[in-house]
This is a predicted structure of a 682-nucleotide part of an RNA (large-subunit ribosomal RNA, domain II) from Candidatus Cryptobacteroides sp. The coordinates come from a structure-prediction model, not an experiment, and the mean pLDDT is 86. Rfam family: Bacterial large subunit ribosomal RNA. Its family is annotated with ribosome and structural constituent of ribosome in the Gene Ontology. The full RNA is in RNAcentral, with records from ENA.
Context: one part of a larger RNA
RNA sequence: ACCGGCGAGUUACACCGGUCGUGCGAGGUUAAGUUGAAGAGACGGAGCCGAAGCGAAAGCGAGUCUUAAUAGGGCGCAAGUACGACAGGGUAGACCCGAAGCCGAGUGAUCUAGCCAUGACCAGGUUGAAGGAUGGGUGAAACCAUUUGGAGGACCGAACCGACCCCCGUUGAAAUGUUGGCGGAUGAGUUGUGGCUAGCGGAGAAAUUCCAAUCGAACUCGGCAAUAGCUGGUUCUCCCCGAAAUAGUUCUAGGACUAGCGUCGUUGAAAGAGAUACGAGGAGGUAGAGCACUGAAUGGAUGAUGGUCCCAUCUCGGGAUACUGAAUUCAAUCAAACUCCGAAUGCCCCGUAUUGAUAAACGGCAGUCAGACAGCGAGUGAUAAGGUCCGUUGUCAAAAGGGAAACAGCCCAGAUCGCCAGCUAAGGUCCCAAAAUUUAUGCUAAGUGGAAAAGGAUGUGGAGAUGCCUAAACAGCUAGGAGGUUGGCUCAGAAGCAGCCACCCUUUAAAGAGUGCGUAACAGCUCACUAGUCGAGUGGCUCUGCGCCGAAAAUUUACCGGGGCUAAGCAUAAUACCGAAGCUGCGAAUUAAUAGAGAUAUUAGUGGUAGGGGAGCGUUCUAAUCAGCGGCGAAGCUAUAGCGUAAGCGGUGGUGGAGCGAUUAGAAGUGAGAAUGCCGGU
Numbered sequence: 001a002c003c004g005g006c007g008a009g010u011u012a013c014a015c016c017g018g019u020c021g022u023g024c025g026a027g028g029u030u031a032a033g034u035u036g037a038a039g040a041g042a043c044g045g046a047g048c049c050g051a052a053g054c055g056a057a058a059g060c061g062a063g064u065c066u067u068a069a070u071a072g073g074g075c076g077c078a079a080g081u082a083c084g085a086c087a088g089g090g091u092a093g094a095c096c097c098g099a100a101g102c103c104g105a106g107u108g109a110u111c112u113a114g115c116c117a118u119g120a121c122c123a124g125g126u127u128g129a130a131g132g133a134u135g136g137g138u139g140a141a142a143c144c145a146u147u148u149g150g151a152g153g154a155c156c157g158a159a160c161c162g163a164c165c166c167c168c169g170u171u172g173a174a175a176u177g178u179u180g181g182c183g184g185a186u187g188a189g190u191u192g193u194g195g196c197u198a199g200c201g202g203a204g205a206a207a208u209u210c211c212a213a214u215c216g217a218a219c220u221c222g223g224c225a226a227u228a229g230c231u232g233g234u235u236c237u238c239c240c241c242g243a244a245a246u247a248g249u250u251c252u253a254g255g256a257c258u259a260g261c262g263u264c265g266u267u268g269a270a271a272g273a274g275a276u277a278c279g280a281g282g283a284g285g286u287a288g289a290g291c292a293c294u295g296a297a298u299g300g301a302u303g304a305u306g307g308u309c310c311c312a313u314c315u316c317g318g319g320a321u322a323c324u325g326a327a328u329u330c331a332a333u334c335a336a337a338c339u340c341c342g343a344a345u346g347c348c349c350c351g352u353a354u355u356g357a358u359a360a361a362c363g364g365c366a367g368u369c370a371g372a373c374a375g376c377g378a379g380u381g382a383u384a385a386g387g388u389c390c391g392u393u394g395u396c397a398a399a400a401g402g403g404a405a406a407c408a409g410c411c412c413a414g415a416u417c418g419c420c421a422g423c424u425a426a427g428g429u430c431c432c433a434a435a436a437u438u439u440a441u442g443c444u445a446a447g448u449g450g451a452a453a454a455g456g457a458u459g460u461g462g463a464g465a466u467g468c469c470u471a472a473a474c475a476g477c478u479a480g481g482a483g484g485u486u487g488g489c490u491c492a493g494a495a496g497c498a499g500c501c502a503c504c505c506u507u508u509a510a511a512g513a514g515u516g517c518g519u520a521a522c523a524g525c526u527c528a529c530u531a532g533u534c535g536a537g538u539g540g541c542u543c544u545g546c547g548c549c550g551a552a553a554a555u556u557u558a559c560c561g562g563g564g565c566u567a568a569g570c571a572u573a574a575u576a577c578c579g580a581a582g583c584u585g586c587g588a589a590u591u592a593a594u595a596g597a598g599a600u601a602u603u604a605g606u607g608g609u610a611g612g613g614g615a616g617c618g619u620u621c622u623a624a625u626c627a628g629c630g631g632c633g634a635a636g637c638u639a640u641a642g643c644g645u646a647a648g649c650g651g652u653g654g655u656g657g658a659g660c661g662a663u664u665a666g667a668a669g670u671g672a673g674a675a676u677g678c679c680g681g682u
Base pairs, nucleotide, nucleotide: 001682002681003680004679005678006677011092012091013090015089016088018086019085020084021083022082023081024080027049028048029047033043034042035041053060054059063075064074065073066072095233096232098230102223103222104221105220106219107218113197114196115195116194117193118192119191120190121189122187124156125155126154127152131148132147133146134145135144136143160184161183162182164181165180168177199215201211202210203209208217236616237615238614239613240612241611246259247258248257249256250255260368261367262365263364264363265362266361267360274355275354276353277352278351279350281348282347288341289339290338294335295334296333298331299330300329301328302327306323307321308320309319310318311317371396372395373394374393375392376391377390379388380387401412402411403410416588417587418586419585421584422583423582427578428577429576430563431562432561436575438574439573440572441571442570443569449565455549456548459546460545461544462543463542464541466539467538468537476533477532478531479530480529482506483505484504487501488500489499512527516525517524589606590605591604592603593602594601595600617671619668620667621666622665623664624663625662626661628660629659636655637654638653639652640651642649643648
């Protein structure tokens, strides 16, 4: 890992309310117990429930309480009870498995820690303390030398004890080891044997360290099925309906309770609840808008107060002001907590029409209290987030099918079943790949399409005004582009052209006191402007369609799904086709309603998680029946073209070798694929 078996809502209670059934009924019923073969039956009326309520009570009573009340209001005034079944609840382990832990009684110091008693062990080498002796020395000592001596938690280093470093080992040779190096090795040394200390404890040269591979409190058994608002698991089928992820409260936030939303039953309702549409009326202060209030805020006008300057200064003062800037006013603005105004929607109510129980109340049983994204309206955030928090609608959740390459939440559309029939939706129709290489008119040249901004540009199409133009425009070419004058100032110089000021006059077809280049300054080139030549359009501006640049990223082209496309791209218009579990057709099943005596018909349905309701299949056992089946072959196993909407049921053959079934009832150790399930096998 697989296969087989086992494996989870049970049982008890004179408990509680409910639904259904049965008996009796203003009553119903016994309990313990007695009797009895009995768990049958009989007896047993103690007790319980009901038949009257209201009030705090006295009390009154189909009423009563409140009250001054005969008013008003509150609570009352129509059958129950016993047993059984079912779905729930309560109390019990209460659907099953699962803690870490807590408490009690015991067992452990053969491991290990410390201690006690009694024994044992430490190759070899080194150093050479005190003390002694001899000699020197002294008055005597001290002291010195030599020698002797053999001290030390002394030195080196085996046994022995330990464990500092690296490799190896890491399903090991080993549940702590091996190789190599390493520390102590006469000591607080090591070790044998026997003994002592026990868990709310002992021991500890102290590490939460050890107390038998277990230690922040050992182990064994018991309390014990501890408790687990937590995780996992929870076994056959079909049919009908079908949620929630919200509010309030919570030592509450991943749990609960009540309400909301689901389901089932009952009542009531056709004298019409509810829903939808239209119409009438109504409340309201949002969007927008506005500035009349409250505030914000820009510019102007007038300009108080204050400042500064001048005059005056004994006092009263006077004037000026590129300072400040109240207030008033004009213009133009802003606001969730501003409003002189003010929608659309939505809401309430009434009427009309359509629809027709979808509404409501009461009762049984729930589940839900992590929601997600998308569009629209706000807050928060950075007008960030697949962010967060509200409102509202949709989808997913609990929804399959088609489209979006793939893709819970987007678009289309809601799957009862079958069909080798048809029509469509979204989206598509060159090939992959079903259907147009369809029609018409344009646009795009960028592979734009098939990713992006500010900004930039004689890209190109459309529209509109407008300047100049056959009295000849625009572009090109030829010629002119002058004089006063080198304007004045400045300056070393300044002559059109460093800079400042002014910018006139004349000759002219025209020519600036000069557009640019240039010079030290001049010179020189050029432009404006003019004529000629040429001969038809030429400039700038506004709006708009489609494009261009701006454009750099990490495994592989990789920003069309691919091929590929100049349409097979974009825009407008048109026709045809494809395309889904949608709709239709044909057949079948089933639910509800209606009609019907029924057969049946008609109409509307039949996606579904949590969950509610209904109907069944199968397993084991019991009772009755089948005067059931069975060695002429039971159960079980096995093969198989049968039957049923499913769980399932049957026939035949083989195997097997002794029991087994059907029907109607009843009772349950009643259905396995999952629980890191348990046991066995391979």